[in-house]
Context: one part of a larger RNA
RNA sequence: CUGGGCUUAAAGGGCGAGUAGGCGGUGGAGCAAGUCUGAGGUGGAAUCUUAGGGCUUAACCCUAAAACUGCCUUAGAAACUGCUUUACUUGAGUCAGUGAGGGGAGGGCGGAAUUCCUGGUGUAGCGGUGAAAUGCGUAGAUAUCAGGAGGAAGGCCUGUGGCGAAGGCGGCCCUCUGGCACUGUACUGACGCUGAGGCGCGAAAGCGUGGGGAGCAAACAGGAUUAGAUACCCUGGUAGUCCACGCCCUAAACGGUGGGCAUUAGGUGUAGGGCUCGUAAGGGUUCUGUGCCGAAGGGAAACCAUUAAAUGCCCCGCCUGGGGAGUACGGCCGCAAGGUUGAAACUC
Repeated sequence: CUGGGCUUAAAGGGCGAGUAGGCGGUGGAGCAAGUCUGAGGUGGAAUCUUAGGGCUUAACCCUAAAACUGCCUUAGAAACUGCUUUACUUGAGUCAGUGAGGGGAGGGCGGAAUUCCUGGUGUAGCGGUGAAAUGCGUAGAUAUCAGGAGGAAGGCCUGUGGCGAAGGCGGCCCUCUGGCACUGUACUGACGCUGAGGCGCGAAAGCGUGGGGAGCAAACAGGAUUAGAUACCCUGGUAGUCCACGCCCUAAACGGUGGGCAUUAGGUGUAGGGCUCGUAAGGGUUCUGUGCCGAAGGGAAACCAUUAAAUGCCCCGCCUGGGGAGUACGGCCGCAAGGUUGAAACUC
């Protein structure tokens, strides 16, 4: 190199748009680089293989054949790949008409609740637990009524429902904006798929600067529990959680399942659209998404099964015993925390 794999055994990149590259629909014409056929030249000797022979045998040696699977030249073939050209419409895209949506960004508005403040009523407790205590309260708490302030989160609707590439997204309204599905089949005419590097996005926590701070709450303090209790429980409570801008770039970033195309029984829910029957209720059919159950098939099994882990093709990423170790060293990145790339000795 060939070969084997990646749901759970080692192994799918967190996700996307895309560069180089790899791969690529249908018909015609041409070329002949790949490809195939013939011929010629060359492919040192030795070695290897086969046949025969020589040393008493063997090793060894000699002779011949074969081979040297390659390269070059030349004549041809044109199915396939390639290149040039022409045409096409089914892949892809555009257009038109509909449609659903917590997709994204900015702004505005509203209600419930918690807390705090002011005032009224009112009096001795409240709170908390397994039981308590710390704590709060006669300087009037808890409870209750009225008014006010402020921040955060979005109850019911809510649904193996929707949207998004992933992370993720949920009160209402407005503005800006991305994508998707269906129908028509008007237009372009292979414009496609994947994608090493590079680029962008990327929960939470964390970092920088400036705001904000109701509730919650690492750290911290106190009270309990306990042999101890640097915990679990309780009372407090600061970073943080929120906003703006700039970083960080990780995750059980999970469907533990990369993307694309095609093919391969069905049944039954659900979301969006079309066609059709029907007065309607509802039914039939079709496309797209999302679940469940199952045939063939697959699988070590669990299970997967038109949303494949089936059957094929194309492209990328990754794996190669456990520990040492995602460590050390070096490089790159970062304000830092650290991230990324990533060994070996040794040991079983």
Predicted 3D model of a 348-nucleotide part of an RNA (small-subunit ribosomal RNA, central domain) from an uncultured bacterium. Model confidence (mean pLDDT): 90 of 100. The full RNA is in RNAcentral, with records from ENA and SILVA.